Overview: Transfer RNA from Candidatus Harrisonbacteria bacterium RIFCSPLOWO2_02_FULL_45_10c, 73 nucleotides, folded computationally.
[in-house]
RNA sequence: GCCUGCGUAGCUCAGUGGUUAGAGCGAGCCCUUCAUAAGGGUUAGGUCGGAGGUUCGAUCCCUCCCGCAGGCA
Numbered sequence: 001g002c003c004u005g006c007g008u009a010g011c012u013c014a015g016u017g018g019u020u021a022g023a024g025c026g027a028g029c030c031c032u033u034c035a036u037a038a039g040g041g042u043u044a045g046g047u048c049g050g051a052g053g054u055u056c057g058a059u060c061c062c063u064c065c066c067g068c069a070g071g072c073a
Stems, first nucleotide, its partner, number of pairs: 001072007010025004018056001027043005049065005
C1' cells in the first nucleotide's frame, strides 16, 4: 500500500430499515438478616466512533475519515 471483519451503557455483547435501543455483569437505593453473604425488587447510565448521502423514515444501506483485529505483498 491492497483486501476482509469489527466499533452500540463502566465491561462483554444482541439488535439489522418502522417510531420508548435491549440483555448479562457491574453501580446506586430498597426488601430480606442480629450482621454478612446469597436471593429478590427498583433506578440511573447511550451524540449506536465522526462527517456527508439515499429514504417518508437510518443503529441498520452507500461514500469518505478515525480507531482496533486479521490476511496478502
Record summary:
It matches the Rfam family "tRNA". Its family is annotated with triplet codon-amino acid adaptor activity in the Gene Ontology. It is annotated as a transfer RNA. The source organism's lineage runs through Bacteria, Bacteria candidate phyla and Candidatus Harrisoniibacteriota. Its mean pLDDT, the model's own confidence on a scale to 100, is 81.